[in-house]
Context: one part of a larger RNA
RNA sequence: ACCGGCGAGUUACUCAUAAUGUGCGAGGUUAAGUUUUAAAAGACGGAGCCGAAGCGAAAGCGAGUCUUAAUAGGGCGAAAUAGUACAUUGUGGUAGACCCGAAACGAGGUGAUCUAGCCAUGACCAGGUUGAAGUUUGGGUGAAACCAAAUGGAGGACCGAACCGACCAUCGUUGAAAAGCUGGCGGAUGAGUUGUGGCUAGGGGUGAAAUACCAAUCGAACCUCGAUAUAGCUGGUUCUCCCCGAAAUAGCUUUAGGGCUAGCGUCAUUGGAAUGACUUUGGAGGUAGAGCACUGAAUGUAUGAUGGCCCCAUCUCGGGGUACUGAUUAUAAUCAAACUCCGAAUGCCAAAGUAGAAAUAGAUGGCAGUCAGACUGUGGGUGAUAAGGUCCAUAGUCGAAAGGGAAACAGCCCAGAUCGCCAGUUAAGGUCCCAAAAUACAUGCUAAGUGGAAAAGGAUGUGGGGAUGCACAGACAACUAGGAGGUUGGCUUAGAAGCAGCCACCCUUGAAAGAGUGCGUAACAGCUCACUAGUCGAGUGACCCUGCGCCGAAAAUGUACCGGGGCUAAGCAUGAUACCGAAACUGCGAAUUUAUAGUAAUAUAAGUGGUAGGGGAGCGUUCUAUACCGCGUUGAAGAUGUACCGUAAGGAGCGUUGGAGCGUAUAGAAGUGAGAAUGCCGGU
Numbered sequence: 001a002c003c004g005g006c007g008a009g010u011u012a013c014u015c016a017u018a019a020u021g022u023g024c025g026a027g028g029u030u031a032a033g034u035u036u037u038a039a040a041a042g043a044c045g046g047a048g049c050c051g052a053a054g055c056g057a058a059a060g061c062g063a064g065u066c067u068u069a070a071u072a073g074g075g076c077g078a079a080a081u082a083g084u085a086c087a088u089u090g091u092g093g094u095a096g097a098c099c100c101g102a103a104a105c106g107a108g109g110u111g112a113u114c115u116a117g118c119c120a121u122g123a124c125c126a127g128g129u130u131g132a133a134g135u136u137u138g139g140g141u142g143a144a145a146c147c148a149a150a151u152g153g154a155g156g157a158c159c160g161a162a163c164c165g166a167c168c169a170u171c172g173u174u175g176a177a178a179a180g181c182u183g184g185c186g187g188a189u190g191a192g193u194u195g196u197g198g199c200u201a202g203g204g205g206u207g208a209a210a211u212a213c214c215a216a217u218c219g220a221a222c223c224u225c226g227a228u229a230u231a232g233c234u235g236g237u238u239c240u241c242c243c244c245g246a247a248a249u250a251g252c253u254u255u256a257g258g259g260c261u262a263g264c265g266u267c268a269u270u271g272g273a274a275u276g277a278c279u280u281u282g283g284a285g286g287u288a289g290a291g292c293a294c295u296g297a298a299u300g301u302a303u304g305a306u307g308g309c310c311c312c313a314u315c316u317c318g319g320g321g322u323a324c325u326g327a328u329u330a331u332a333a334u335c336a337a338a339c340u341c342c343g344a345a346u347g348c349c350a351a352a353g354u355a356g357a358a359a360u361a362g363a364u365g366g367c368a369g370u371c372a373g374a375c376u377g378u379g380g381g382u383g384a385u386a387a388g389g390u391c392c393a394u395a396g397u398c399g400a401a402a403g404g405g406a407a408a409c410a411g412c413c414c415a416g417a418u419c420g421c422c423a424g425u426u427a428a429g430g431u432c433c434c435a436a437a438a439u440a441c442a443u444g445c446u447a448a449g450u451g452g453a454a455a456a457g458g459a460u461g462u463g464g465g466g467a468u469g470c471a472c473a474g475a476c477a478a479c480u481a482g483g484a485g486g487u488u489g490g491c492u493u494a495g496a497a498g499c500a501g502c503c504a505c506c507c508u509u510g511a512a513a514g515a516g517u518g519c520g521u522a523a524c525a526g527c528u529c530a531c532u533a534g535u536c537g538a539g540u541g542a543c544c545c546u547g548c549g550c551c552g553a554a555a556a557u558g559u560a561c562c563g564g565g566g567c568u569a570a571g572c573a574u575g576a577u578a579c580c581g582a583a584a585c586u587g588c589g590a591a592u593u594u595a596u597a598g599u600a601a602u603a604u605a606a607g608u609g610g611u612a613g614g615g616g617a618g619c620g621u622u623c624u625a626u627a628c629c630g631c632g633u634u635g636a637a638g639a640u641g642u643a644c645c646g647u648a649a650g651g652a653g654c655g656u657u658g659g660a661g662c663g664u665a666u667a668g669a670a671g672u673g674a675g676a677a678u679g680c681c682g683g684u
Stems, first nucleotide, its partner, number of pairs: 001684006011095003015092010027050003033044003054061002064076004098236002101233001105226006116200009125190001127159003130155001134151006163187003167184003171180001202218001204214003211220001239618006249262005263370002265367006274360001277354007289342001290340002295336003299332004307324001308322005373398010403414003418590004423586003429580003432565003438577001441575005451567001457551002461548006468541003478535005484508003489503003514529001518527002591608007619673001621670008630662002638657005644651002
């Protein structure tokens, strides 16, 4: 890992509650017990319980009663009676209460044969080295001290086996081994190592102290018991079909991943258009927008209070000025979620009408589930007018929804799958090939592979529209020629001559020519422009709006920003026509639900996606009772093969195997259905 078997809503309670059934009914019913019996059933047993009357805290009174001074008012009742016993089913309660699962807590015991420390008594440490004290002898001294040489054999001394340890590395890592092997390594007369016997026990012991050890277990050992501890947590929870079908919200919660009540589901009983949709009419309202009349914000101009500053005066009264401040007022143009002189659309409330019929609301009761929601569009808060962010509102989809489209893609677009069909029509989206259908049509645009990613900004890209200047009295561009004189204008300056700078910017000649457009010089010079004439001969210049394009444009595995091929349309815009395209719609056949009609058969109409969940109807397994007084060695169960039947769970027939039991019908009772629980046991 697979296969087989086992494996989870049970049972008790004269507890509660609801539904259904049966009996009796203003009553219903017995319990223990007795009797009978083979055992039951049956008979007896009225204690008790529930109901028929309530109100009050109670005494108590009673169709009333309580409150109260009250015959008032008010509360709860009656008037308007149905219960009760048993059975079955749903749910709740109390119990382990659907099953498995803790870490833990308590009690009583068992452990120091491992290990920690201690006690008693034994054992062990090759060999080599160093050479303390002391001693002796000699020297030395007055005597010592002291010196030398011998001797001596000290040391948690040195080197190094056994022994004890465990610093490094390889290997080993389903090992040879639940801690080892190999090679190095530390201690090795000591706080040494070790044998045997003993002592200390879990709220404890021991600890050269690491929470370390106390039998491969230690922040509190192990065993048994309380015990099925508890688990608002995780996992699992076994046959079929049919009908309906949610929620992820509010309030409260030591509450936030749990609950309770409400909301939303379902079933039963009732109810009867009271509901919903649309139309009309009538309402309430202060949002979007807008506005500045209020409250505030904020800009310009005019005005210029108050307060500064300057001058005159200064004995007092003061007077004048002001490019300061800037109130007020006027005017122009603005801004606001917590501004409003105004003010929609929707939505909301009410009434009437219309269509429509399996009704929908509403009420009472049984049973729930839900309380983590997600994205998209729209209106907002928050955030950074960030987020696949977060929090509201509103609608949709997913959740619980399959099918077609978006290459792939819960939440987007189309569309809601009862079943069958080698029939048809369409939706979104498409029609060159992959790949079903136009290499279709009309008119334009794009040249960028734009299409098939992006901004500020930039550009004689190109199409359309508008308005405007100049132009056959010759424009624009190009070429030829001129572009002068007063004058080097004045000032400034070392210089300033059109061209550093300041001021002014005239006059003359003329076809035209600035007191000068740029380059240039130290300053001049020089080149050039404006302007003019000629040559040429038809358009040319500067703008505004707009369509489609261009640049701006660098990323990490591999083209890689059309799904691909490829496309100049097979791109974009507008228009019109065909076709393809889904489980949509239609056609044909079949099933089923509900309603209506009908005795029924049947007909008609509307339905039949579905998680949690509610309701209904069934299949199968084991056993029991009754019947078939059924089947079976002329072959039961089981196994195996099979093209049959049923809407499903499932059920037959036949063959083979097997070798002794088994079924059908109707009821009843359950150890009643497995694929999942890192399930348990066995096999391979």
Molecule: large-subunit ribosomal RNA, domain II
Organism: Erysipelothrix sp. HDW6A